Formats: sequence, structure tokens, C1' cells
RNA sequence: GGCCCGUUGGUCAAGAGGCUAAGACACCGCCCUUUCACGGCGGUAACAGCAGUUCGAUUCUGCUACGGGUCA
Repeated sequence: GGCCCGUUGGUCAAGAGGCUAAGACACCGCCCUUUCACGGCGGUAACAGCAGUUCGAUUCUGCUACGGGUCA
């Protein structure tokens, strides 16, 4: 340098055009408990960036950045 894959809350991770963006762990509050832990209920918090396509983009396309693989 060429090609392929990935990037979603603090962490892991589902979603592949119209969703309130799921779930787990973590964190915060309340309940339970003499207290802690366990358990129960609730809450905060995310689509790498810029363009394009579309009535509508986390999703499709291009470029960029970062990470991984592969060829030279």
C1' cells in the first nucleotide's frame, strides 16, 4: 500500500430503514436485614466523525479516524 471485518451507556452486548435503542454487569435511590451480603423494586447513562441516498438512517452508500485479520 491492496482487500476483508469491526466501532452502540463505565464494561459486555442485541438490534440490519419508522422501536420508548433490548438485556446483563457496574453505579445511584428505596424496600428487606440489628448491620453487611444476598434478594426485590425503581432510576441515570449509548449509536466513532463528516457527507450522501431516503418522506424518514443506529441500520444502506462514500470518505476519514481508530482497532483486528489477511496478502505483498